[in-house]
RNA sequence: GGCCCGUUGGUCAAGCGGUUAAGACACCGGCCUCUCACGCCGGUUACGCGAGUUCGAUUCUCGCACGGGCUACCA
Numbered sequence: 001g002g003c004c005c006g007u008u009g010g011u012c013a014a015g016c017g018g019u020u021a022a023g024a025c026a027c028c029g030g031c032c033u034c035u036c037a038c039g040c041c042g043g044u045u046a047c048g049c050g051a052g053u054u055c056g057a058u059u060c061u062c063g064c065a066c067g068g069g070c071u072a073c074c075a
Stems, first nucleotide, its partner, number of pairs: 001071007010025003018055001027043005048064005
């Protein structure tokens, strides 16, 4: 340099063109408890950046950034 894959809250993680972006843990508040833990109820926070296609993009296409894998050249 070439090819392929990936990027979603603090962490993990579902999604396959129209969802209020599911869920778990964590965090915050409340209930329960003598206290803590457990349990229960409620709450806050996410689609890497830009462009394109489309009535509509987290989802499809292209570029860039970052991460990973394979490979070539140099020597």

Overview: A computed fold for a 75-nucleotide RNA from Puia sp., annotated as transfer RNA. It was read from a public genome assembly. NCBI's taxonomy places the organism under Bacteria, Pseudomonadati, Chitinophagales, Chitinophagaceae, Puia. The prediction has a mean pLDDT of 80. Its Rfam family is "tRNA". Rfam classes the family as a transfer RNA.